[in-house]
Molecule: FMN riboswitch aptamer (RFN element)
Organism: Rhizobium mongolense USDA 1844
RNA sequence: AUGCGUUCUCAGGGCGGGGUGCAAUUCCCCACCGGCGGUAUCGAGGCAACUCGGAGCCCGCGAGCGCCUUCGUGGAAGCGGAGGGUCAGCAGAUCCGGUGAGAUGCCGGAGCCGACGGUUACAGUCCGGAUGGAAGAGAGCAAUG
Numbered sequence: 001a002u003g004c005g006u007u008c009u010c011a012g013g014g015c016g017g018g019g020u021g022c023a024a025u026u027c028c029c030c031a032c033c034g035g036c037g038g039u040a041u042c043g044a045g046g047c048a049a050c051u052c053g054g055a056g057c058c059c060g061c062g063a064g065c066g067c068c069u070u071c072g073u074g075g076a077a078g079c080g081g082a083g084g085g086u087c088a089g090c091a092g093a094u095c096c097g098g099u100g101a102g103a104u105g106c107c108g109g110a111g112c113c114g115a116c117g118g119u120u121a122c123a124g125u126c127c128g129g130a131u132g133g134a135a136g137a138g139a140g141c142a143a144u145g
Stems, first nucleotide, its partner, number of pairs: 001144002005141006016030004031125002033114002035061004042053004056112002064090002066087001067084007094110005116128003
C1' cells in the first nucleotide's frame, strides 16, 4: 500500500401548547424528527498538493411485513422453529424562483413522506418484537506486495 481473510467495538431521532371528546402524545390546529454508502457549483483548514464536513424526498443500501425454501405438528385450515436476500409486492416523498458552464444537492420560498403488531379513538414521535437484527463505520491481527 492492498482490502481477500479474521477478531473486537460502535452503529436512530422526535408530541411541547391548544381544541373536541367518556376516552386521543393516535383525530383537528400550531409544533417536533430525519439510519448508512455514493454524488457535490457550498462551508472550514492549508502556500500548495490536499484534508474534513455537506441531500429524509437524486442513485443505491438497511431493519420490518410479504414472498420463497425447509423442518415439526395437524385430517385440514392453521400454528410454531430454522434459513434465503435471487423476488422487490407493501416501499415512501420535490417543486418553483435565483446564481452558475453545470444544481431535484447551494441561496430564497412553498410543499411532501415515514414498516409491522398493540391501544378506552385512526400513531413517523407512545408501548411491543428489540438487552434483537443491520446498511455500514472504526480499531486490531493475519496475509500478500